[in-house]
């Protein structure tokens, strides 16, 4: 000093990869280049640019991350490291449960 789970309101945090084709750009004798751009597709996923999606005190956001193994056309695609470290909140409402328990310092 009530807490826990959940919900709502407002506020805040985060990611956007791999690959194919076309056009342009750069270079070349010709092949080529995304360590160049744009558009349209395909793969995984909640989300790969959206009035969206996910997350907000922490074991499901995300970062660290150019890591390792296994798959794949290819990729943090899957698993592990990882119940690790960091990481963005207030208020209100509520059934049950808890009552020196829980929560905070």
């Nucleotide at each position: 000093c009530a807490g826990c789970c959940g919900a709502a309101a407002c506020a805040g945090g985060g990611g956007u990869g791999c690959u194919a084709u076309a056009u342009u750009u750069c270079a070349u004798a010709a092949u080529g280049a995304u360590u160049a751009a744009u558009a349209u597709g395909g793969c995984u996923g909640a989300g790969a640019a959206u009035u969206a999606c996910c997350c907000u005190u922490u074991a499901u956001a995300c970062c660290g991350a150019u890591c390792a193994a296994g798959a794949u056309a290819a990729u943090a695609c899957u698993u592990g490291c990882g119940u690790g470290g960091g990481g963005a909140g207030u208020u209100u409402c509520u059934a049950a449960c808890u009552a020196c328990a829980a929560c905070u310092a």
Background:
A computed fold for a 105-nucleotide RNA from Pelistega indica, annotated as TPP riboswitch aptamer (THI element). The source organism's lineage runs through Bacteria, Pseudomonadati, Betaproteobacteria, Burkholderiales and Pelistega. It matches the Rfam family "TPP riboswitch aptamer (THI element)". Rfam 15.1 lists 16,130 matches to the family in 8,693 species.